[in-house]
RNA sequence: AAUUUGGAGAGUUUGAUCCUGGCUCAGGACGAACGUUGGCGGCGUGCCUAACACAUGCAAGUCGAACGUGGCUUUGAAUUUAUUCAAGGUCUAGUGGCGGACGGCAGAGUAAUGCACAGGAACACACCCAGAAGUGGGGGAUAACCCAUCGAAAGAUGGGGUAAUACCGCAUACGAUGGAGGAAAAGAAGAUGGCGAUGCUUUCGCAUUUCCCCUCUUCUUUUCCUCCAUCAAAGCCGCAAGGCGCUACUGGAGUGGCCUGUGUCCUAUCAGGUAGUUGGUGGGGUAAUGGCCUACCAAGCCUACGACGGGUAGCUGGUCUGAGAGGAUGAUCAGCCUGAUCGGGACUGAGACACGGCCCGAACUCCUACGGGAGGCAGCAGUUGGGAAUUUUGCACAAUGGACGAAAGUCUGAUGCAGCAACGCCGCGUGCAGGAUGAAGAAUUUCGGUUCGUAAACUGCUUUUAUAGGGGAGUAACUGUUUGAAAGUACCCUAUGAAUAAGUACCGGCUAACUCCGUGCCAGCAGCCGCGGUAAUACGGAGGGUACAAACGUUGUCCGGAAUCACUGGGCGUAAAGCGCAUGUAGGUGGCCUUAAACGUGGACGAUUAAAGACCGUCGCUUAACGACGGGACUGUUGUCCACACGGUAAGGCUCGAGGAAUGCAGGGGUAAGCGGAACUUUGAGUGUAGGAGUGAUAUCCGUAGAUAUUCAAAGGAACACCAAUGGCGAAGGCAGCUUACUGGGCAUUUUCUGACACUCAGAUGCGAAAGCGUGGGGAGCAAACGGGAUUAGAUACCCCGGUAGUCCACGCUGUAAACGAUGCUCACUAGGUCUUGGAGGGUAUCGACCCCCUCUUGGGCCGUAGCUAACGCGUUAAGUGAGCCGCCUGGGGAGUACGACCGCAAGGUUAAAACUCAAAGGAAUUGACGGGGACCCGCACAAGCGGUGGAGCGUGUGGUUUAAUUCGAUACUAAGCGAAGAACCUUACCCAGGCUUGACAUCCCGAGAAAGCCGUCGAAAGAUGGCCGUGCCGUAAGGAACUCGGUGACAGGUGUUGCAUGGUUGUCGUCAGCUCGUGCCGUGAGGUGUCCCGUUCAGUCGGUAAACGAGCGCAACCCGCAUCUUGUGUUACACGUCUCACAAGAAACUGCCUCAGUUAAUGGGGAGGAAGGUGCGGAUGACGUCAAAUCAGCAUGGCCCUUACGCCUGGGGCUACACACGCGCUACAAUGGGUAGGACAAUGGGUUGCCAAGCCGCAAGGCGGAGCUAAUCCCACCAAACCUACCCCCAGUUCGGAUUGAGGGCUGCAAUUCGCCCCCAUGAAGCCGGAAUCGCUAGUAACGGCCAGUCAGCUAUAUGGCCGUGAAUACGUUCUCGGGUCUUGUACACACCGCCCGUCAAACCACGAAAGUCGGGAGCGCCCGAAGGUAGCUUUGCUAACUACGGCGAGUUCGAUGAUCAGGGUUAAGUCGUAACAAGGUAUCCGUACCGGAAGGUGCGGAUGGACCACCUCCUUU
Repeated sequence: AAUUUGGAGAGUUUGAUCCUGGCUCAGGACGAACGUUGGCGGCGUGCCUAACACAUGCAAGUCGAACGUGGCUUUGAAUUUAUUCAAGGUCUAGUGGCGGACGGCAGAGUAAUGCACAGGAACACACCCAGAAGUGGGGGAUAACCCAUCGAAAGAUGGGGUAAUACCGCAUACGAUGGAGGAAAAGAAGAUGGCGAUGCUUUCGCAUUUCCCCUCUUCUUUUCCUCCAUCAAAGCCGCAAGGCGCUACUGGAGUGGCCUGUGUCCUAUCAGGUAGUUGGUGGGGUAAUGGCCUACCAAGCCUACGACGGGUAGCUGGUCUGAGAGGAUGAUCAGCCUGAUCGGGACUGAGACACGGCCCGAACUCCUACGGGAGGCAGCAGUUGGGAAUUUUGCACAAUGGACGAAAGUCUGAUGCAGCAACGCCGCGUGCAGGAUGAAGAAUUUCGGUUCGUAAACUGCUUUUAUAGGGGAGUAACUGUUUGAAAGUACCCUAUGAAUAAGUACCGGCUAACUCCGUGCCAGCAGCCGCGGUAAUACGGAGGGUACAAACGUUGUCCGGAAUCACUGGGCGUAAAGCGCAUGUAGGUGGCCUUAAACGUGGACGAUUAAAGACCGUCGCUUAACGACGGGACUGUUGUCCACACGGUAAGGCUCGAGGAAUGCAGGGGUAAGCGGAACUUUGAGUGUAGGAGUGAUAUCCGUAGAUAUUCAAAGGAACACCAAUGGCGAAGGCAGCUUACUGGGCAUUUUCUGACACUCAGAUGCGAAAGCGUGGGGAGCAAACGGGAUUAGAUACCCCGGUAGUCCACGCUGUAAACGAUGCUCACUAGGUCUUGGAGGGUAUCGACCCCCUCUUGGGCCGUAGCUAACGCGUUAAGUGAGCCGCCUGGGGAGUACGACCGCAAGGUUAAAACUCAAAGGAAUUGACGGGGACCCGCACAAGCGGUGGAGCGUGUGGUUUAAUUCGAUACUAAGCGAAGAACCUUACCCAGGCUUGACAUCCCGAGAAAGCCGUCGAAAGAUGGCCGUGCCGUAAGGAACUCGGUGACAGGUGUUGCAUGGUUGUCGUCAGCUCGUGCCGUGAGGUGUCCCGUUCAGUCGGUAAACGAGCGCAACCCGCAUCUUGUGUUACACGUCUCACAAGAAACUGCCUCAGUUAAUGGGGAGGAAGGUGCGGAUGACGUCAAAUCAGCAUGGCCCUUACGCCUGGGGCUACACACGCGCUACAAUGGGUAGGACAAUGGGUUGCCAAGCCGCAAGGCGGAGCUAAUCCCACCAAACCUACCCCCAGUUCGGAUUGAGGGCUGCAAUUCGCCCCCAUGAAGCCGGAAUCGCUAGUAACGGCCAGUCAGCUAUAUGGCCGUGAAUACGUUCUCGGGUCUUGUACACACCGCCCGUCAAACCACGAAAGUCGGGAGCGCCCGAAGGUAGCUUUGCUAACUACGGCGAGUUCGAUGAUCAGGGUUAAGUCGUAACAAGGUAUCCGUACCGGAAGGUGCGGAUGGACCACCUCCUUU
């Protein structure tokens, strides 16, 4: 000191939120593998796959002190000198002994003959230890060896011959075993009696025996004694002492065999299994118990606490993870089991049914002379194969251990070491200090710089490591000598020199780390979300950075996070989840009191829980990993003792739970029978006549053969108006006319009885709407299917006319519903208020409670406190707080489906998966948007009016087409007389052709020269080229400024691209009344409140109320113009002059005054006065935002692109084309008109490159002319036109209309052909008021009329912007159309209804199911065959019998593979048909069931609200 040290989350469903819920990530680990890289050392680890097959070598031998022979050798002796004998050493083979049952390897089998933990009795034991006894005397063989024979070999046979610690008798027996008898002790059971104890009793006495004692009987066990029978032995060494052995026995140690209890994976889509099966008796067998075996007898035994069957798997100590509880796992090390090519069997032995033994069978391999033989690496190395993948055919017995031996010793791929591999853990290094010109280089840049970066270079230092040299262990000690594989290793010393040594992954978020280039939904990335379609921090490269580091990433697997199976530690109203309802068995749970024992429970002390590992401490390797020692722990099991509260047990008692009895009460509770009226249909009869019926509107249909209507009569079936209700009853389904009979349950009150009899309930049983099925009836109405008519693009529907099953009854079946309160049953506790059904009690009043009030109780509703809930909501009828029991859930889809089983006549029901696929699916609430939802309000939105467009011709713009080009942009409203307030050239951007290349334009540099001007030649011009003329300005006299030409490169230039990279500007909703903020408050939150509500307003304008109080951007006002007046001024206005007019400055209008209404309000209606009255009229002014709206071609601008061209110049052409379509306009179609003549009245504007008067000429356009005017002066500009007056025209394609065309003129301009305008003469088209549809306008407006201006040489202007003149009609009103605003409601929409979304069909791919069959595996059964072997028998060289492995046949079972074809399912940017669902989704939807239909689906019957809207009723809250 070791059990007080330990618990993190994130991303992803949505427009946003909270919740539910899955998916994914961050951590740790590995016997790993793969990719890139790789310096050293230590300690470990290394076929997870084919228990596939194996070449070669080795892995179990040893003993001569058990035995005989032989070979070799040493010494000695003898002699016939070549042999013999003796002794010693050593060795091969053999006999014999011990060991080959250990050690080593593997995990196929095994779900219990196993393992783990704890116990037990009926056993054995070689070697070892201890004790005590014996070891006497004989016999016969046999290997070896020799001879012979057979065989290819392996080997075999015959004859001869020899030894033992080999084998066999005999003797002995403390002893062992068996049998017989006797004695003692202990225990158990029973019986009699007794003292005590307890209970009852006054006593006597009786009763009880869980306690105590004595006696007796029986049984079991142990010990001792006596007798009988059987049973032993081996020698060797030594001079000796002695030693080693041998035989029989006892005990020990340890080992092994057997038995029991508890624990030990998944599956019930495995529910019944079992005949030696369960037990007994006798016998056999074994070391030993036992159906272990056998004969007989009995019929048992196991099982829902899961038998039997199927699948998978060696078990454990431990290992990984985890806060823990758990989960996963069972390599290395250790314990047990099992196996040795596959199957069977025994032998030997102390021990095996034996890895390196035997026999038989099978497969495979090898040898062979074809006759026959041999073999077994899941021992160590190694090989083939398999595989993503796993090492050397090494050294040594030096150490540790084992076998044998007396010992020396021999053997030992056990073991000790080395080799290979970053496979793992641990340690070290790749240098350290200084060094800023912040070098070069690279990357980037806003071009200034910044970063890599003190990094490098350079200077100084060090030498771990690596290299070389020298020295050099411990491990080794026994018992004298000897002995080290590792190894010349560890370690120590010395030398040289920064010398030998860094990578990998990542950098969008999670998650630490950012820029450039390339690419352009391609290539690619990706763990999840997701990235990539031309500015990618997400792809690829680079620079930089981050992390880890001799490694770093990826893949796979396990635990964690995951409270996501919840014991610790979840849920079930709506998210997944309460069985449709009840009765009730097993099971679970259980009221109060007393006593007893102590089963659970708790405590104390022991035993066990192997070692290793984990933890703590100390120590040893330089440290660490690693190792050593000690300790605690191993939460378990168990023994003894103690305690007795609680749970359980036993006994006794109680009444509160529960139940029974009595007296009453309410009720569509159930079953059966009978009766009734209204309605309906049909039939008969009468009256009566042309229609009826039906619908949005029709039609089918009925009716002159008399319907409908109406009257009377009859028949039939089904259902029961009013009462009637948020009412009553029932367990649920469900139950309704009236009466009767039978019957279940409930409630109230008061006494009484039983005495826990209770609650819940797997399986089980019963009931169970509608539809449906069977048999037999019945059939009025209604009505699936079906027929017809409509509607429609279609209409297998909605609507209509008919109509069959069915609906009804009886008896059976089915067993399901949104069978719902989407809420299991029972009990207890926890604020109230109010209504109501049934009952009881009391009070008041009264003649009398029937009406009134209060209390208790049983049911049924609503509101609501605390509390709960994700919220909605629930709230004594809980979804609150607790207890008991049951059922059910674990992402969406596939699917309540397939297969199997059970039930059913069938339809079908119950039980109930997987493959595959997605990253969501879902609940509640929020903000919007939307609705063929609702309420309110506004707008020339409709309506009421006036005038148009759409038809004609022309003008103009657009589309389309055409073209060398018809440049580009704008495209619903919000493009289309738009950019363009003016394209003949220019403009011009387009096309063709000809040219230029530092450029038409800017800056800088160099050289030359003033520049310029004039005249030629070529050319379409640009341009090229030649000539003439000629030297300016400033100046401090050096030069400078400006310009031209030539050259050089930096650069210029681009109407090229991207408006989806942008700025700026603009359109639109919309001049609509809205859009927000601060603080506070409410809500977990998104968010709400404020901003809602009641009034009012053009207005979120104002007032009142109100958890809001204030504020901002918008509204309004402030600004400009017009209208009235006053004052001042008075040019060019005005004849003069107050006026008109012009310019300034002011006044005036504020619901101020009156009246009415309204909340004593805001405000509104009316009135007066006033030039004007309720924002006086008009303009400017456009909130937050929406449309990736428009514009890169107005301008600016990032990126990209072009650079002798996509730049620049020039000529010509084009933008002006023309079958056609559309928009905007002009002119018309005529008499409210046209023509001619005469007459009257404006305003805004413009003018010097200009407006142009008078006068003259011309029919006119225009020309000549020249006055005036830089404008209140002159001119455009006469007389504006419509209008008025007079005349003509007389309804006609015209005296309307003017297109088109011809001829002739004028003007501008360098130029009028493509392609201008104007004038005159002539020509005289369509068109007679316009289909569907559609536009503008509410008063000085529409309509009509003319005038002016900008742009501009001229003009296409009928356009656009202004100006004045003449000058209306209508608005009941908000039902409808369009647009907008506010509130509310539903939603499956949020790209927001141009939304979402369903099913068939067609295509591709994927997995699965069925399928005539086919093939294969597993296990069992029946029969046939029958090896070795043991057993039994016999007539024993052996034969026979039963059992039996392998093999064969058969009928079935089960699992898998495959199978033409068939069915459904899933997935897949742009297929087809419809539109079923979401809004009242346009027929509300959904559930069950039945029928029908291309498909979604439709219809019938019953049910649900998880249906919108309106009305009514009831209840509640507030006033």